[in-house]
RNA sequence: AGAGUUUGAUCCUGGCUCAGAGUGAACGCUAGCGGCGUGGUUCAGACAUGCAAGUCGAGCGAGAACUCCUGACGGGUAACCUGAGGGAGGGACAGCGGCGAACGGGUGCGUAACACGUGAGCAACCUGCCCUUGAGUGGGGAAUAGCCCGCCGAAAGGUGGAGUAAUACCUCAUAUGGCAUCAUCCCGCAUGGGAUGGAGGCUAAAGCUAGGGAUCCUUCGGGACCUGGCGCUUAAGGAGGGGCUCGCGGCCUAUCAGCUUGUUGGUGAGGUAACGGCCCACCAAGGCUAAGACGGGUAGCUGGUCUGAGAGGAUGAUCAGCCACACUGGAACUUAGACACGGUCCAGACACCUACGGGUGGCAGCAGUUUCGAAUCAUUCACAAUGGGCGAAAGCCUGAUGGUGCGACGCCGCGUGGGGGAUGAAGGUCUUCGGAUUGUAAACCCCUGUCACCAGGGACUAAACUCUGUGCGUUAAUAGCGUAUAGACUGAAUUAACCUGGAGAGGAAGCAGUGGCUAACUCCGUGCCAGCAGCCGCGGUAAUACGGAGACUGCGAGCGUUACUCGGAUUUACUGGGCGUAAAGGGUGCGUAGGCGGCCGGGUAUGUCGGGUGUGAAAUCUCGGGGCUCAACCCCGAAACUGCGCUCGAAACUGCCCGGCUAGAGUCUCGGAGAGGGUAGCGGAAUUCCCGGUGUAGCGGUGAAAUGCAUAGAUAUCGGGAGGAACACCAACGGCGAAGGCAGCUACCUGGACGAGUACUGACGCUGAGGCACGAAAGCGUGGGGAGCGAAAGGGAUUAGAUACCCCUGUAGUCCACGCCCUAAACGUUGCACACUAAGUCUUGGAGGAUUCGACCCCUUCAGGGCUCAAGCUAACGCAUUAAGUGUGCCGCCUGAGGACUACGGCCGCAAGGCUAAAACUCAAAGGAAUUGACGGGGGCCCGCACAAGCGGUGGAGCAUGUGGCUCAAUUCGAUGCAACGCGAAGAACCUUACCAGGGUUUGACAUGCAGUGGACCGCUUCUGAAAGGGAGCUUUCCUUCGGGACCGCUGCACAGGUGCUGCAUGGCUGUCGUCAGCUCGUGUCGUGAGAUGUUUGGUUAAGUCCAGCAACGAGCGCAACCCCUGUCCUUAGUUGCCAGCAUUAAGUUGGGGACUCUAGGGAGACUAACUGCUUUUAGCAGUGGGAAGGUGGGGAUGACGUCAAGUCAGUAUGGCCCUUAUAUCCUGGGCUGCACACGUGCUACAAUGCCAGGCACAGAGGGUACCGAUACCGCGAGGUGGAGGCAAUCCCCAAAACCUGGCUCAGUUCGGAUUGGAGUCUGCAACUCGACUCCAUGAAGCAGGAAUCGCUAGUAAUGGCGCAUCAGCAACGGCGCCGUGAAUACGUUCUCGGGCCUUGUACACACCGCCCGUCAAAUCAUGAAAGUCGGUUUUGCCCGAAGUGCGUGAGCCAACCCCGUUUCGGCGGGGAGGCAGCGCCCUAAGGUGAGGCUGGUGAUUGGGAUUAAGUCGUAACAAGGUAGCCGUAGGGGAACCUGCGGCUG
Repeated sequence: AGAGUUUGAUCCUGGCUCAGAGUGAACGCUAGCGGCGUGGUUCAGACAUGCAAGUCGAGCGAGAACUCCUGACGGGUAACCUGAGGGAGGGACAGCGGCGAACGGGUGCGUAACACGUGAGCAACCUGCCCUUGAGUGGGGAAUAGCCCGCCGAAAGGUGGAGUAAUACCUCAUAUGGCAUCAUCCCGCAUGGGAUGGAGGCUAAAGCUAGGGAUCCUUCGGGACCUGGCGCUUAAGGAGGGGCUCGCGGCCUAUCAGCUUGUUGGUGAGGUAACGGCCCACCAAGGCUAAGACGGGUAGCUGGUCUGAGAGGAUGAUCAGCCACACUGGAACUUAGACACGGUCCAGACACCUACGGGUGGCAGCAGUUUCGAAUCAUUCACAAUGGGCGAAAGCCUGAUGGUGCGACGCCGCGUGGGGGAUGAAGGUCUUCGGAUUGUAAACCCCUGUCACCAGGGACUAAACUCUGUGCGUUAAUAGCGUAUAGACUGAAUUAACCUGGAGAGGAAGCAGUGGCUAACUCCGUGCCAGCAGCCGCGGUAAUACGGAGACUGCGAGCGUUACUCGGAUUUACUGGGCGUAAAGGGUGCGUAGGCGGCCGGGUAUGUCGGGUGUGAAAUCUCGGGGCUCAACCCCGAAACUGCGCUCGAAACUGCCCGGCUAGAGUCUCGGAGAGGGUAGCGGAAUUCCCGGUGUAGCGGUGAAAUGCAUAGAUAUCGGGAGGAACACCAACGGCGAAGGCAGCUACCUGGACGAGUACUGACGCUGAGGCACGAAAGCGUGGGGAGCGAAAGGGAUUAGAUACCCCUGUAGUCCACGCCCUAAACGUUGCACACUAAGUCUUGGAGGAUUCGACCCCUUCAGGGCUCAAGCUAACGCAUUAAGUGUGCCGCCUGAGGACUACGGCCGCAAGGCUAAAACUCAAAGGAAUUGACGGGGGCCCGCACAAGCGGUGGAGCAUGUGGCUCAAUUCGAUGCAACGCGAAGAACCUUACCAGGGUUUGACAUGCAGUGGACCGCUUCUGAAAGGGAGCUUUCCUUCGGGACCGCUGCACAGGUGCUGCAUGGCUGUCGUCAGCUCGUGUCGUGAGAUGUUUGGUUAAGUCCAGCAACGAGCGCAACCCCUGUCCUUAGUUGCCAGCAUUAAGUUGGGGACUCUAGGGAGACUAACUGCUUUUAGCAGUGGGAAGGUGGGGAUGACGUCAAGUCAGUAUGGCCCUUAUAUCCUGGGCUGCACACGUGCUACAAUGCCAGGCACAGAGGGUACCGAUACCGCGAGGUGGAGGCAAUCCCCAAAACCUGGCUCAGUUCGGAUUGGAGUCUGCAACUCGACUCCAUGAAGCAGGAAUCGCUAGUAAUGGCGCAUCAGCAACGGCGCCGUGAAUACGUUCUCGGGCCUUGUACACACCGCCCGUCAAAUCAUGAAAGUCGGUUUUGCCCGAAGUGCGUGAGCCAACCCCGUUUCGGCGGGGAGGCAGCGCCCUAAGGUGAGGCUGGUGAUUGGGAUUAAGUCGUAACAAGGUAGCCGUAGGGGAACCUGCGGCUG
């Protein structure tokens, strides 16, 4: 730091996904050790059991057990035993009293709040214990628990009586002081604060303990007294803690827009520690809100934590600070402090006990249980340390805490060995069979000893308090106290750290991945199955993607997966994005709030900047250092904490205040332009209608028609009239308006812009959320109007249908007035304003200059409207002074596609509907621009037997042949539009042969090797059999190193064999587009790029053939040429060919000859060469001559890059798969020849340009020894006999049409020959299925072939025969060749088909056989509506009202203080003060009842939506998509859609 994914490819936009880090995690597989951390995120659900808050006897009374002393009675001879009672010690349980229990510990329900954070304030406050300072601590009194006795109760508990103590309670005294009050002074931030003084009002206290000599008292224990310590009271101050107030900061929602009655304020009273509507009475009517009140949802806040470069985002476990809560709700009491987790009271739910009367309880303390959940530990040890409570102290208590345990939950560390070791072992895997790899890995050798294990040793954490001794100080004191010092005492963890020794490589490696992203590849299995998958995507027989294996990669006691957070994501953009076409500019203007704002000067100091200062807790992070062997971890120091407050300063900019200016803005004067708006009036042309005239048979309409109109007189034409709507020409690329929009003429009313001028105002400006106004067409309401046009509707056509396009009618509407609606592709798809930044040109309106007859042209300038372009911008297209450039200000809007211009809610509307506007769910894309192709019922140019012009065919008949289909035991297989179908097949009776039936064989019909065994093999005879096969018999070797070998059988092992499958695994070959003119490359250039250029353009050509031009210049594969045949000539050669002349013969037969023909070698020739014309005077074209041949002379071979997964595994080759007594192999017979039918290719015909008979000529190219076969003879003939010659320019096969003569005379014939009967010939082992040919007889269909369709442009078509391959023969009428005879036509390129080039559109790229829309039908999913129904939450009216505070009352009850009376001086009685119970009132929790709001679940039925390999109907869109499309609106229709009106060009 990026990567994958939209496309054939590209650039952009844009979403989705991945790689990183993290976690209180969970799950899967795996697991050796240790250290440090960490562990109920869910049910604030419910809890058994134990523990978590007590302590003080030096505050107090009483005091069990127990110990000691004494020792009555009794027993005993005695020692002695028992041991009442008494005394001393002792101190349990419980009680009074004090302090603590408000800390510590837990949880995060609630809370959007002064709850938290931060910074201030309190002149409006409180504070136990602690510290400092001052003063004091005197006298008296009355009770009450416990205990004892009685009563009630199951219990919990309660009640009565008697008696008792205190540091419990009460009272008096004293008052340094304090409180209240008055005065004076000082100060201050408003209320106010402080100091001093006066009078005199109110106001305290408690004792305990250690030691002690003199004095006093004594019950002889002691006390008073003195000293010390601990307490107590009061006051001031401090520290620490708390309360209250304020500024600022931190969630979502406007589909929550208005909220509020103690509400906002005042006065007074109350209340509190204290301010305050905190509470109450009265008065006033305020307070909050778009800078978001009120409502709803969610949430403890912070230091911090995670992430990030940062800014940010997410989060708030553990640790720390604050808050809130303690079963739920309410309430107060006590206290310094609570409205109190382990306190109280009440209500409720739940649970437990019960004798049914009544009671008890609260783990969100530590463990633990249960429930829930993916999920979270021990009912452990200790107070040794740290800290806390109490105590004088010892000490006690402490689930705080310190430890240990469990869990890989996290972080960190260590180990599972190290070195050597090649035959590169075995095994595994792969293999091209050679090998490669696992792999120095192992074995083996030499070492080491961490951890774990065994044995031994063995710390730190501990020092205080306290005790003992000593010194010093204080003191009367060797008490005490303080201090110094020495010693003693104390360890849960814990024998664990650590050290030493021992043994032995011994006990210790897995997990995930291996198609790309992303490091890592092979084999097997599977066969769109099973499965994988984070995204793209893998799997349909050769899967690096599934499963297994091997190998490899990554990490490692862990590794993966899942979930969540940040990152990547500049994908909410402050840093740091956009809006012409990708999502995105509001339809337009006016304007409120707000935001922003010209020049100069002065002031101020809001923002801003600088210095100082306070704070910003600790921990964390960072840096430096230190301690555990290192690290994690811990400690110390620094820095930092980007913030807030205070203070001093600066004054450029910003704000504010003051003064001024004129460049912005506005006013004024003059002037012209304009379809700007409104109202009224007027005008002509045209359509229609009415009346009249003329006139007659049609008119109208269309692609063609029909409906329609017309003899009742239309259309046409002339005249007159009516009525409505719209305004030709001018007219424009023009003008005006904010937009919508505006067009005959005139008048009136009226808005705005512009030019020139300079006078005035003096920033008055720009933008503009809400708001207001305007706003095409359609549509709505009421009333008019209605000519034309014309949704709907009717009819006619078209069509498979035609709810359309076309035609004939035609209603709303279109028009007017008034009122609504408020939307458009309301578009420049481009918000408004200002400034700046090259040019050129046209145009509208104005001004100036110059020059003129003239503002005609020209120059300058201002304001508009266009075009072409520079820089710049842009993804590109494009924009470019009318910006999409460069900047500023303000507003609006966007954030993947679909769902959705939708639902619900709200607002508006008469309605139609409009505005605002989601979610579930689905997808990995949707999109923009441009590129290359392909395609178009787009355009242009051009070519081809493509059409046309011709000739002959096919399609009809019969037959042949191939195919389909049918049949069959089998009719073997393949080829299937052109480009399969007389094709593979250049020869199916057997063979071939692959098919079928039957009979056989199993190392095999064929190849190679090995082992064993036997024997020659071959050949002959015979039996059986359909044959193959099987059986029997006869005959018979060679070499040798004597082992054996060659050869042939048999047995066995390796292997053979397969026309079995896959042509979609392949090679090779072939077809086709197409003998079409194309297909590419290098360098350069252009473009971000795909790509383009070249190859386009203008000519020309058969041709990308050539020329010219050109950012191209060259080149390659194709074209052409080079090659072969043929056409002319020359030359060489002259047999088997030839014969002019000579000789000769029956005959080129022979001699001879090379002249000619011919043969076959070599050469010449043709190149637009020559001339004329056209042309750019190029390429080339046209014509003419010459020439055997003339513009490629004719023909052949030759087939670019590629396309069709075209054809062929059955020609051969070949990967993989399959069969192996069979899918191999042999044999016989059958089949491939089967026949209701259909198609292709042919042959023969239908006849007279013919047929028949007779006569008579002229070829070429081939073939021939298992062959061609002459003359001759036989047969009507096929053929037979026979054999000359020929291994071939020698011999043989060997011509027909034509031509001549005759017949036939238009007929199913003397045409035609199928079919059938008979008789034969030939080949062959064999012609039944199933050969060809011959003869005789028979004599079918057919009289020129419908729709449709094929070939051919010259030696061609047509027509005639001949040859050859295959082959025993033949299905050949096929194929491949040869020669003979030998035409017609082409105006031309509109059309059909195919092709080439350029261009255009595209939503196609599997490329139009493309893509794609909607209804209907089916399945699944989520969601809206819905009569209702069930919850949650909240508001409100009323009823009831516990406990409790307050207030009132208080006839009942009460010791202290006061007064009176009485007294035996103990007390008693009465009254007062003060208090209590009870009762009443206000408030009020829970509860009841009624009515609403919000929200959730469910709901018959219903609406649309999404998705789903092969359902139905059509064809709407993409090409001019076959009616251009789309937007708004209205109507209609199975559906896509159609039509009307207006708009847009996308």